Predicted 3D model of a 264-nucleotide part of an RNA (large-subunit ribosomal RNA, domain VI) from a Clostridiales bacterium. It was read from a public genome assembly. The organism belongs to Eubacteriales, within Bacteria. It matches the Rfam family "Bacterial large subunit ribosomal RNA". Rfam links the family to the GO terms ribosome and structural constituent of ribosome.
[in-house]
Context: one part of a larger RNA
RNA sequence: CGCAGGAUAUUUGAGAAGCGCUGUCCUUAGUACGAAAGGACCGGGAUGGACAUACCACCGGUGCACCGGUUGUUCCGCCAGGAGCACAGCCGGGUAGCCGCGUAUGGACGUGAUAAACGCUGAAGGCAUCUAAGCGUGAAACACACUUCAAGAUUAGAUAUCCCAUAACAUAAGUUAGUAAGGUCACUUGCAGACUACAAGUUGAUAGGCCGCAUGUGGAAGCGCAGAAAUGCGUGCAGCUGAGCGGUACUAAUAGACCGAGGG
Numbered sequence: 001c002g003c004a005g006g007a008u009a010u011u012u013g014a015g016a017a018g019c020g021c022u023g024u025c026c027u028u029a030g031u032a033c034g035a036a037a038g039g040a041c042c043g044g045g046a047u048g049g050a051c052a053u054a055c056c057a058c059c060g061g062u063g064c065a066c067c068g069g070u071u072g073u074u075c076c077g078c079c080a081g082g083a084g085c086a087c088a089g090c091c092g093g094g095u096a097g098c099c100g101c102g103u104a105u106g107g108a109c110g111u112g113a114u115a116a117a118c119g120c121u122g123a124a125g126g127c128a129u130c131u132a133a134g135c136g137u138g139a140a141a142c143a144c145a146c147u148u149c150a151a152g153a154u155u156a157g158a159u160a161u162c163c164c165a166u167a168a169c170a171u172a173a174g175u176u177a178g179u180a181a182g183g184u185c186a187c188u189u190g191c192a193g194a195c196u197a198c199a200a201g202u203u204g205a206u207a208g209g210c211c212g213c214a215u216g217u218g219g220a221a222g223c224g225c226a227g228a229a230a231u232g233c234g235u236g237c238a239g240c241u242g243a244g245c246g247g248u249a250c251u252a253a254u255a256g257a258c259c260g261a262g263g264g
Base pairs, nucleotide, nucleotide: 001152005163006162007161008160009159010158011157015149016148017147018146021049022048023047024046025045026044027043033038051106052105053104054103055102059100060099061098062097066093067092068091069090070089071086072085073084074083075082076081110144111143112142117137118136119135120134164263166177167176168175169174182259183258184257185256187201188200189199190198206252207251208250209248210247211246212245213244216240217239222235223234224233225232226231
């Protein structure tokens, strides 16, 4: 921009894409078969591999604004306690999130029409013949089925609901302006995201702050006690704790601006 007014929801599915794999074991059954050795079809069940998708309750990885230990050096006047730099200085752990090595699920069942093949009936050609007319069985392939997208499917679909028959100028369609339903910008943001899009809005928990909890770290500082001291113990499962959970309008989602029908 189109989809012959403007919108908001819910949809149909023309069409397109994806999926499609397979082992081993048990049973049937040591049966059929076979002199024996050996050893099934068909059918039923269990459990795996690889692949794919989703997720983070478990296990594990990462986790550069979390916690602790520690070396050198500079600084905060000194002690104590801290801060900066040294690959995040190095080292030990680790929340959320994101991940796999983790967890869950999937390939199916079934239907239709068939291939090779196997048949029924059956002539030409008194027989025979699956074929010439006619009718069946039959595969991971084909069309469905399963998953996803999908009306720009210009053949532009369907259903429900909302807004309405203003003004000026032209008058054959019309142009312009202010509006309606509705929407956009802007603002606070997200587990949404390249941008866009999507999602929430004071009748509000969207973000921050604050409070509580969880989680992690692992026993803070100060003081006291013991020791010559290093250090240890007590106060005290302490102190601190990003992204997590819950609560609370304290701060900010304000003030506003704009777009948007009149129906061949």